[in-house]
Context: one part of a larger RNA
RNA sequence: GGGUGAACGCUGGCGGCGCGCUUAAUGCAUGCAAGUCGAGCGUGUCCGUGGCUUCGGCCACAAUGGAAAAGCGGCAGACGGCUGAGUAACACGUGAGUAACUUGUCCUUUGGUGGGGUAUAGCCCCGGGAAACUGGGGAUAAUCCCGCAUAAGACCCUUAAGCCUUGGUUUUUGGGUGAAAGACUUCGGUCGCCAGAGGAGAGGCUCGCGUCCUAUCAGGUAGUUGGUGAGGUAAUGGCUCACCAAGCCGAUGACGGGUAGCUGGUCUGAGAGGAUGACCAGCCAGAGGGGGACUGAGACACGGCCCCCACUCCUACGGGAGGCAGCAGCAGGGAAUCUUGGGCAAUGGGCGAAAGCCUGACCCAGCGACGUCGCGUGGAGGAUGAAGGCCUUAGGGUUGUAAACUCCUUUUCCCAGGGAAGAGAGAGGACGGUACCUGGGGAAUAAGCCCCGGCUAACUACGUGCCAGCAGCCGCGGUAAUACGUAGGGGGCAAGCGUUACCC
Numbered sequence: 001g002g003g004u005g006a007a008c009g010c011u012g013g014c015g016g017c018g019c020g021c022u023u024a025a026u027g028c029a030u031g032c033a034a035g036u037c038g039a040g041c042g043u044g045u046c047c048g049u050g051g052c053u054u055c056g057g058c059c060a061c062a063a064u065g066g067a068a069a070a071g072c073g074g075c076a077g078a079c080g081g082c083u084g085a086g087u088a089a090c091a092c093g094u095g096a097g098u099a100a101c102u103u104g105u106c107c108u109u110u111g112g113u114g115g116g117g118u119a120u121a122g123c124c125c126c127g128g129g130a131a132a133c134u135g136g137g138g139a140u141a142a143u144c145c146c147g148c149a150u151a152a153g154a155c156c157c158u159u160a161a162g163c164c165u166u167g168g169u170u171u172u173u174g175g176g177u178g179a180a181a182g183a184c185u186u187c188g189g190u191c192g193c194c195a196g197a198g199g200a201g202a203g204g205c206u207c208g209c210g211u212c213c214u215a216u217c218a219g220g221u222a223g224u225u226g227g228u229g230a231g232g233u234a235a236u237g238g239c240u241c242a243c244c245a246a247g248c249c250g251a252u253g254a255c256g257g258g259u260a261g262c263u264g265g266u267c268u269g270a271g272a273g274g275a276u277g278a279c280c281a282g283c284c285a286g287a288g289g290g291g292g293a294c295u296g297a298g299a300c301a302c303g304g305c306c307c308c309c310a311c312u313c314c315u316a317c318g319g320g321a322g323g324c325a326g327c328a329g330c331a332g333g334g335a336a337u338c339u340u341g342g343g344c345a346a347u348g349g350g351c352g353a354a355a356g357c358c359u360g361a362c363c364c365a366g367c368g369a370c371g372u373c374g375c376g377u378g379g380a381g382g383a384u385g386a387a388g389g390c391c392u393u394a395g396g397g398u399u400g401u402a403a404a405c406u407c408c409u410u411u412u413c414c415c416a417g418g419g420a421a422g423a424g425a426g427a428g429g430a431c432g433g434u435a436c437c438u439g440g441g442g443a444a445u446a447a448g449c450c451c452c453g454g455c456u457a458a459c460u461a462c463g464u465g466c467c468a469g470c471a472g473c474c475g476c477g478g479u480a481a482u483a484c485g486u487a488g489g490g491g492g493c494a495a496g497c498g499u500u501a502c503c504c
Stems, first nucleotide, its partner, number of pairs: 001504004006500005013375006019368002021333001026331003030328003035075003040072002043069001045067003048061005082286003092210007101203003106199008114148001116146002123138006154177004160171004182191003212258003219249003224246008261283004265276004288309005311322004339365001341364003347361001348359004378408004388399004413441006422431001448493005453474003459488005469476002
């Protein structure tokens, strides 16, 4: 000198764009943050329509319709959002490999979609429990579940051949195994369902190289290292197990300890390098602590399940409920970090044929000079150099064209009127009566902070008297202090200016 997610002191007019718990991965009141589909299914309710009525209501829906509700079923809840605890590791970065693999939805394409069955929730009846919830009996539907048939291709065993070489691929012989679901319809079809092949995108696994400090850590290791076989997985593999062998790693730093999410980047620097990893983007990891699996294409699953622990809450004491490192918000900690706001209008996501519903993702608004950029606090004229202040050699000098005063302007501000784009056919705008435009008003609404001994730009007076104090370093102060305090003057920066902390 530059920089910061800053804080503190004094001060503070406006706008644009950003950023805002770095500490306790501490504990959380309350609300919201993941639903959706009636064009998969059966119910009962209400509306509607019609009929009856004792005016309480009852019946029917035969044809058609609407609404909301719980339930079964499907898809989504593995995305999006948050955090950085752990992790020195194939976690990340980069480059390869997978003849060792998976892939719902989407795209292209091939072939199918025949015929049956019995369960169960909702519902009804009877119980248990304070509650959470739960037991028994009865009836019932489906794109729920289970057999049967069929199998181009798929998979398994097998015969043979070619290309190739880890379990690849093409053809071939024989045998075996396993599918399906309907809904709507304007009757044309549309959306689905099953089995394959290819693709796109996504993911799993393996390897080369790179990735902090410490030797006051020198030896470490028993599933340890390898093999055979088996299990397990989508898949390789001590991943797991049985047996066999005795290996494997290490001063090119094993093992141990400390610290730490990694990267694109960011800051600085002429560069080399050093430091750093907030916001944004990619990857990883975590969801009170620990462990486990289930479902599923995908999880070992933040707002799913089970167990243990700690904590909080309810309880009829028998037993139950909960998880903000989602958005707001509260307590606590701290030098320190915001609103319990608006909207789905846009972008994007989930479901749905669609209408649409949901979306604290997101878009906006609010608060904070936290940062950065821009603008303003007026412009021109104005000497008798007014008054006042300060200094003075008492003549004067200086503040100083500064003010007053005259003329002008209106950015900003206030008032009034108009008023968007953002919405890619129509409608639809939270922001927002905002931006912007026009008219009117009036210099009006708007300047501080630090410094002035040298480094370092800017000097006098008074007070004080090694006191009170200053100070980044050198150092000032003990009676004329440009270094302390105040005043006048001056210098610097400016809606900021200084200080502190940290990095280069």

The part of an RNA shown here (small-subunit ribosomal RNA, 5' domain) has 504 nucleotides and comes from SAR202 cluster bacterium bin22. Its mean pLDDT, the model's own confidence on a scale to 100, is 86. The source organism's lineage runs through Bacteria, Bacillati, Chloroflexota, Dehalococcoidia and SAR202 cluster.